Context: one part of a larger RNA
RNA sequence: GGAUGAACGCUAGCGGCAGGCCUAAUACAUGCAAGUCGAGGGGUAACAGAAAGUGCUUGCACUUUGCUGACGACCGGCGAACAGGUGAGUAACGCGUAUACAAUCUACCUCAUACUAGAGAAUAGCCCGAAGAAAUUUGGAUUAAGACUCUAUAGUAUCAUUUAAAGACAUCUUUUUAUGAUUAAAGGUUACGGUAUGAGAUGAGUAUGCGUUCUAUUAGUUUGUAGGUGAGGUAACGGCUCACCUAGACUGCGAUAGAUAGGGGCCCUGAGAGGGGGACCCCCCACACUGGUACUGAGACACGGACCAGACUCCUACGGGAGGCAGCAGUAAGGAAUAUUGGUCAAUGGACGAAAGUCUGAACCAGCCAUGCCGCGUGCAGGAUGAAUGCCCUAUGGGUUGUAAACUGCUUUUAUACAGGAAGAAAAACUUUCUCGUGAGAAAGCUUGACGGUACUGUAAGAAUAAGGAUCGGCUAACUCCGUGCCAGCAGCCGCGGUAAUACGGAGGAUCCAAGCGUUAUCC
Numbered sequence: 001g002g003a004u005g006a007a008c009g010c011u012a013g014c015g016g017c018a019g020g021c022c023u024a025a026u027a028c029a030u031g032c033a034a035g036u037c038g039a040g041g042g043g044u045a046a047c048a049g050a051a052a053g054u055g056c057u058u059g060c061a062c063u064u065u066g067c068u069g070a071c072g073a074c075c076g077g078c079g080a081a082c083a084g085g086u087g088a089g090u091a092a093c094g095c096g097u098a099u100a101c102a103a104u105c106u107a108c109c110u111c112a113u114a115c116u117a118g119a120g121a122a123u124a125g126c127c128c129g130a131a132g133a134a135a136u137u138u139g140g141a142u143u144a145a146g147a148c149u150c151u152a153u154a155g156u157a158u159c160a161u162u163u164a165a166a167g168a169c170a171u172c173u174u175u176u177u178a179u180g181a182u183u184a185a186a187g188g189u190u191a192c193g194g195u196a197u198g199a200g201a202u203g204a205g206u207a208u209g210c211g212u213u214c215u216a217u218u219a220g221u222u223u224g225u226a227g228g229u230g231a232g233g234u235a236a237c238g239g240c241u242c243a244c245c246u247a248g249a250c251u252g253c254g255a256u257a258g259a260u261a262g263g264g265g266c267c268c269u270g271a272g273a274g275g276g277g278g279a280c281c282c283c284c285c286a287c288a289c290u291g292g293u294a295c296u297g298a299g300a301c302a303c304g305g306a307c308c309a310g311a312c313u314c315c316u317a318c319g320g321g322a323g324g325c326a327g328c329a330g331u332a333a334g335g336a337a338u339a340u341u342g343g344u345c346a347a348u349g350g351a352c353g354a355a356a357g358u359c360u361g362a363a364c365c366a367g368c369c370a371u372g373c374c375g376c377g378u379g380c381a382g383g384a385u386g387a388a389u390g391c392c393c394u395a396u397g398g399g400u401u402g403u404a405a406a407c408u409g410c411u412u413u414u415a416u417a418c419a420g421g422a423a424g425a426a427a428a429a430c431u432u433u434c435u436c437g438u439g440a441g442a443a444a445g446c447u448u449g450a451c452g453g454u455a456c457u458g459u460a461a462g463a464a465u466a467a468g469g470a471u472c473g474g475c476u477a478a479c480u481c482c483g484u485g486c487c488a489g490c491a492g493c494c495g496c497g498g499u500a501a502u503a504c505g506g507a508g509g510a511u512c513c514a515a516g517c518g519u520u521a522u523c524c
Stems, first nucleotide, its partner, number of pairs: 001524004006520005013376006019369002021334001026332003030329003035078003040075002043071002047069003050065007085287003094212008104204002109200008117151004127140005157182005164175004187192001213259003220250003225247008262284004266277004289310005312323004340366001342365003348362001349360004379410004390400004416460005430445007468513005473494003479508005489496002
């Protein structure tokens, strides 16, 4: 000198764009953050309509009916494995990079081929009970489905045997002939779906080469350990697991142990080489009160799922129960220190749905903070008798503040007031028409804005609404006076102060930056 997720002191007019718990992965009150589908189903708790009936004040009230729009709870499907948070652990194929899978899986989506036949038994809900303080549990009767089960049919699927050919990368792979065995489906308001197989796309899994902090005041480590055979298990290879056999395997090119740490793209500095960092944004990994376990599922060993154990908190009728903010806000604590218990789904994206649409603290916006970067302003021109005050020198006349002020003229960014501005951000979905022809394309029309009466524009009056901080001995730009008298104090280093202090305190003046200026901390 540059830099910072900064903090502190003094000061402070505005806007744009960014950033904002670095500490206690500490504990959390409250609200919200994952639902959706009635075009799968039985149905009808609430709302609205319709119909019927009753009462009568004659247009109101009550009752009934799932009849209709819709729809609480329930069965079922899809989603909840994404998005969002954090960096505790991890020195590891975790990450980065380059390869491989003749050792693998992949819901939704796209393409292709074929099919979508028949039957049955239940169960939730509803109803009738029972237990319990509650959470919740339980008995009986009864009912549906795209839920469940059985049967039929099927090959380009799987398995076994078999024929022939080709290919290589060790085990082998691909194609082919024949026989046998095994496994499907779901309807529907005709819009949409379902099943099997193959291919693609996407996502994931696994293996390997190389790279990846410090300590030798850590030198030996290891028994599923190293390898083999067989079996089990997995989507898949493999000591992944198990039985048996062998006695190996790693290590001075640093094993093992200990310490520290998420990794990368990137960021800071530097001419570079290097050195330092891993905030924001993007990719990967790991975690979700602590430890463990599996279930469901295409996908989890699952942040807002389950079970067990533990610590903690809460409720209790003492028998027993409930909970998990490292989601968004917010609270307490810790700390030098870090924001609102805000608005909207209008856009983008996601889930579900045929769609309308619903949900979305993702996202888009707004609020707070000079935390940073950038931009703008605090006026401009003229004005000398160089006014007065202040300060300094002194030869009593000067110097400086200083064109500074007064005064004259001008301007109005910004601020204030008023008016305009349904701006742009928006293209779609939807409806209609047309063209092909049976689900696609084109055109037209209509509708939808949280931000927000915001941005922006215009008008009005008026210099009106707006400057500080640090420094002035040398390094280092900028000097005099007064006070103090090794005191009070200053200080980054050298050092200054003991009676003429340009170094302390004040004043005048000056210098440097400027809505900031200094100090502290850290890195180059």
This is a predicted structure of a 524-nucleotide part of an RNA (small-subunit ribosomal RNA, 5' domain) from an uncultured Bacteroidota bacterium. Rfam family: Bacterial small subunit ribosomal RNA. The RNAcentral record of the full RNA draws on ENA, Greengenes and SILVA. Its mean pLDDT, the model's own confidence on a scale to 100, is 82.